[in-house]
Context: one part of a larger RNA
RNA sequence: CUGGGCGUAAAGGGCGCGUAGGCGGCCAUUCAAGUCGGGGGUGAAAGCCUGUGGCUCAACCACAGAAUUGCCUUCGAUACUGUUUGGCUUGAGUAUGGCAGAGGUUAGUGGAACUGCGAGUGUAGAGGUGAAAUUCGUAGAUAUUCGCAAGAACACCAGUGGCGAAGGCGGCUAACUGGGCCAUUACUGACGCUGAGGCGCGAAAGCGUGGGGAGCAAACAGGAUUAGAUACCCUGGUAGUCCACGCCGUAAACGAUGAAUGCUAGCUGUUGGGGUGCUUGCACCGCAGUAGCGCAGCUAACGCUUUAAGCAUUCCGCCUGGGGAGUACGGUCGCAAGAUUAAAACUC
Numbered sequence: 001c002u003g004g005g006c007g008u009a010a011a012g013g014g015c016g017c018g019u020a021g022g023c024g025g026c027c028a029u030u031c032a033a034g035u036c037g038g039g040g041g042u043g044a045a046a047g048c049c050u051g052u053g054g055c056u057c058a059a060c061c062a063c064a065g066a067a068u069u070g071c072c073u074u075c076g077a078u079a080c081u082g083u084u085u086g087g088c089u090u091g092a093g094u095a096u097g098g099c100a101g102a103g104g105u106u107a108g109u110g111g112a113a114c115u116g117c118g119a120g121u122g123u124a125g126a127g128g129u130g131a132a133a134u135u136c137g138u139a140g141a142u143a144u145u146c147g148c149a150a151g152a153a154c155a156c157c158a159g160u161g162g163c164g165a166a167g168g169c170g171g172c173u174a175a176c177u178g179g180g181c182c183a184u185u186a187c188u189g190a191c192g193c194u195g196a197g198g199c200g201c202g203a204a205a206g207c208g209u210g211g212g213g214a215g216c217a218a219a220c221a222g223g224a225u226u227a228g229a230u231a232c233c234c235u236g237g238u239a240g241u242c243c244a245c246g247c248c249g250u251a252a253a254c255g256a257u258g259a260a261u262g263c264u265a266g267c268u269g270u271u272g273g274g275g276u277g278c279u280u281g282c283a284c285c286g287c288a289g290u291a292g293c294g295c296a297g298c299u300a301a302c303g304c305u306u307u308a309a310g311c312a313u314u315c316c317g318c319c320u321g322g323g324g325a326g327u328a329c330g331g332u333c334g335c336a337a338g339a340u341u342a343a344a345a346c347u348c
Base pairs, nucleotide, nucleotide: 003320004319005318006317007302008301012316014201015200016199017198021194022193023192025088026087027086028085031082033081034080035077036076037075038074039073040072041071042070049065050064051063052062053061054060091191092188093187094186095184096183097182098181099180103177104176105175106174107173108172109171110154115149116148117147118146119145120144121143125136126135162169163168206247207246208245209244210243211242215241216240220236221235222234223233258315259314260313261312262311263310266293267292268291269290270289271288272287274285275284276283277282278281297304298303321348322347323346330341331340332339333338
């Protein structure tokens, strides 16, 4: 390479949009490029292979055939792929009427709590722990009442509930805005799927500039514990956590399961639409999600099972013994931290 694979053994890109490319519904039609068949030319000889023959045999040699899987040309075939033209509606999209939702952005606003400050009451402790101490407190703490300030987060509702492509999203109100589902089946008529590069989004931490800073809290300091304790526990505490703008581009970015389409027993719960029947609050039917179980089938087993890891097709990404190593060098990107691409020697 071929092959075989990618939930857990190595292996699904963090996620989307989309270029090239690859692949692509039903019916009729045109051409005949792919495809298939016939003929012709060529495909040197030797060699290989088959047969026959010659050296006493064999090696060796001679003759004949086959083969030379290919290329060119010509005549046909037209099912499939492709091309042309016309049509269709089930894929896809549009329209109309509804619906649910922590989907996004911006602005405003509310209460509880923590902390600080002011004032009142009040007196000797408070705090903390396994036990203590560091710490706070007679300059009046802790507790309690009233007021003020500031920042951050939104108890209950809350739910294997909802929304989003993923990251993620949760007080309330408004404005702007994206997507989805159901019903009608009116319109377009294959307009589709995937997607190398590319572009965009992307938790936390971190970085730059300027704000902000209540609580929490890396680093740091102290108290304990201990043989030691650069920890676990305690008292403090700075970056940071928050906001604006700009970077970074990584995660056990996980369902450790790429996307799309079709097919393949059921049962139960739940979320959002709809339909039918009536006994009007139930039953049944159908769609879209989300969970639990389960047949066939699959799997090394565990398990998966219409939300597949089943049966198939298309396209992309990735794997190929362990260590060395996701490292070195080089390239690209970045302010940096570093990210990305990515070996070899050597060794088992």